A computed fold for a 75-nucleotide RNA from uncultured Chloracidobacterium sp., annotated as transfer RNA.
RNA sequence: GCGGGAGUAACUCAGUGGUAGAGUCACGGCCUUCCAAGCCGUUGGUCGCGAGUUCGAAUCUCGUCUCCCGCUCCA
Numbered sequence: 001g002c003g004g005g006a007g008u009a010a011c012u013c014a015g016u017g018g019u020a021g022a023g024u025c026a027c028g029g030c031c032u033u034c035c036a037a038g039c040c041g042u043u044g045g046u047c048g049c050g051a052g053u054u055c056g057a058a059u060c061u062c063g064u065c066u067c068c069c070g071c072u073c074c075a
Stems, first nucleotide, its partner, number of pairs: 001071007010024004018055001026042005048064005
């Protein structure tokens, strides 16, 4: 340099054009003599960044950044 994959909550991930979600963690409540477990609830998001298309973009297109894999060249 070329090709492919990934980037969404603190962590692991889902969501392929129509109100951004789950589990875990944290916090609160119920239960329990207490703790653990279990059950219920709450908090938490510039969807990597910028632009475009569209009535509408996490999703489609372009550019860019970071990480992973493979290939090529040079030393």
Overview
The sequence was found in a public genome assembly. Its mean pLDDT, the model's own confidence on a scale to 100, is 80.